[in-house]
Predicted 3D model of a 473-nucleotide part of an RNA (small-subunit ribosomal RNA, 5' domain) from a Candidatus Moraniibacteriota bacterium. RNAcentral holds the full RNA, with entries from ENA and SILVA. The coordinates come from a structure-prediction model, not an experiment, and the mean pLDDT is 87.
Context: one part of a larger RNA
RNA sequence: GGAUGAACGCUGGCGGCAUGGAUAAGGCAUGCAAGUCGAGUGGGUUUAGGCCCACGGCAAACGGGUUAGUAAUACAUAGGAAUCUGCCCUGAAGUCGUGACUAAUCCGGAGAAAUCCGGAAUAAUGCACGAUAUGCUCUACGGAGUAAAGAUUUAUCGCUUCAGGAGGAGCCUGUGUCCUAUCAGCUUGUUGGUAAGGUAAAAGCUUACCAAGGCUAUGACGGGUAGGGGGUGUGAGAGCAUGGCCCCCAACAUUGGAACUGAGACACUGUCCAAACACCUACGGGUGGCUGCAGUCGAGAAUAUUUGUCAAUGCGCGAAAGCGUGAACAAGCAAUGCCGCGUGCAGGAUGAAGGCUUUCGGGUCGUAAACUGCUUUUAUUAGGGAAGAAUCAAGAUGACGGUACCUAAUGAAUAAGAGGUUACUAACUCUGUGCCAGCAGUAGCGGUAAUACAGAGACCUCAAGCGUUAUCC
Repeated sequence: GGAUGAACGCUGGCGGCAUGGAUAAGGCAUGCAAGUCGAGUGGGUUUAGGCCCACGGCAAACGGGUUAGUAAUACAUAGGAAUCUGCCCUGAAGUCGUGACUAAUCCGGAGAAAUCCGGAAUAAUGCACGAUAUGCUCUACGGAGUAAAGAUUUAUCGCUUCAGGAGGAGCCUGUGUCCUAUCAGCUUGUUGGUAAGGUAAAAGCUUACCAAGGCUAUGACGGGUAGGGGGUGUGAGAGCAUGGCCCCCAACAUUGGAACUGAGACACUGUCCAAACACCUACGGGUGGCUGCAGUCGAGAAUAUUUGUCAAUGCGCGAAAGCGUGAACAAGCAAUGCCGCGUGCAGGAUGAAGGCUUUCGGGUCGUAAACUGCUUUUAUUAGGGAAGAAUCAAGAUGACGGUACCUAAUGAAUAAGAGGUUACUAACUCUGUGCCAGCAGUAGCGGUAAUACAGAGACCUCAAGCGUUAUCC
């Protein structure tokens, strides 16, 4: 000198665009944050539309948050083979028949509640059985096994099987990725083989048996620290430091463990178990999880609204209309940052008054002011007023917002501070103080003429900011 997710002090006019819990991955009141489908089905209710309950389907594995853990089951990059894949696209084939239930509902009961139990009835794109097999799987090549679901406005949407694709995901390998030797030896499923099991899939992934291997001063093992990358800061570069916002990947969801469902999870607002904590209780028993958006307490130098709308973009469901969406888009708060604009312009000397200073002549603030003329960015008021809209039932649809922007009127009107002035370092005098009070980044200054302390005037530098502190180059 540059930089910052900054904080603190003094000061503060406006706009645009960004950014804003870095500490306690501490605890959380309240509201919202994941639903949707009647063109799958049964029922209740209603004057029609419709609404509600339940079964069922798809979604809820996305989106959003955080960085605790993790030094390698991670990330980056370059390769690989033994895999899976809902929705979507392409192609081929099929979609026949039958049965038993169960919820809502009704009846009865238990319980403080959460919730649960018994009996009766019923449907389906829910469940089960049979037929068929282009194919697919297994095969001793004889054969064996294996599917489907309908709806309706009759035009479609579905359903099943197989093959291919796209996108996605899992797995393996090479290379790279902080400090520490005051950590030198580590390892028994450990290293390899055989067999079996297991997985979507290779594999000690698991088990039995056999062998005794495997890693290590090119740093194993241990300890500490840490999410990684694209990037960012600085620097001429090499490098050094860093990883906030945005994008990709990983990991986590009160702590620990486990599986279920499913194409996909070992699942933030699913289930079960244990623990701590908190709440309710009729003491028998229950309920909860903001590292979602707001908000609250706490700790802290320190970080915002319990806002609006689904109008756009996107996502889920739906044939669609549409519904949902604290994703998103917007608004609010903060000079936190960057950028831009303004706080007037021109004339004006008898150089006013006043301040400061003086060698008392004067000098300086200073064309500065007053005064005269002009302008209206900005401000205020009034009038007009968008784009962002694509869709669709053709009549309509904008949260932002009467916002941006445009026009007119009024009137210099509404708007300047902070730090510094011994040297480094741009800028000097007076008064007070008297090694005191104090200053200070370093050298240093102050003990009676202090340009270094304090006040005043003048000046210098930046400027809606200016200084200080912290950290990096």